A computed fold for a 74-nucleotide RNA from a Pseudobdellovibrionaceae bacterium, annotated as transfer RNA.
Rfam family: tRNA. Rfam describes the family as follows. Transfer RNA (tRNA) molecules are approximately 80 nucleotides in length. Rfam classes the family as a transfer RNA.
The coordinates come from a structure-prediction model, not an experiment, and the mean pLDDT is 81.
The sequence was found in a public genome assembly.
[in-house]
RNA sequence: CGGGGCGUAGCGCAGGGGUUUAGCGCGCUUGCUUAGGGAGCAAGAGGUCGGCGGUUCAAAUCCGCCCGCCCCGA
Numbered sequence: 001c002g003g004g005g006c007g008u009a010g011c012g013c014a015g016g017g018g019u020u021u022a023g024c025g026c027g028c029u030u031g032c033u034u035a036g037g038g039a040g041c042a043a044g045a046g047g048u049c050g051g052c053g054g055u056u057c058a059a060a061u062c063c064g065c066c067c068g069c070c071c072c073g074a
Stems, first nucleotide, its partner, number of pairs: 001073007010026004018057001028044005050066005
């Protein structure tokens, strides 16, 4: 320098134009339970979907550029 993949909650991931106006597991908070803890049960908080533009009636999803990480080639 060129090509490809990925970026969504604290962590690991799903979702691939509309159908709950973004969800699952772990973790976190509160309550119940316990002598206390763990386990279990119930409820809850936490996201401007990497950034900026574009397409569209409608974008996490499609397109362009940029940023970051990984892989391949030179």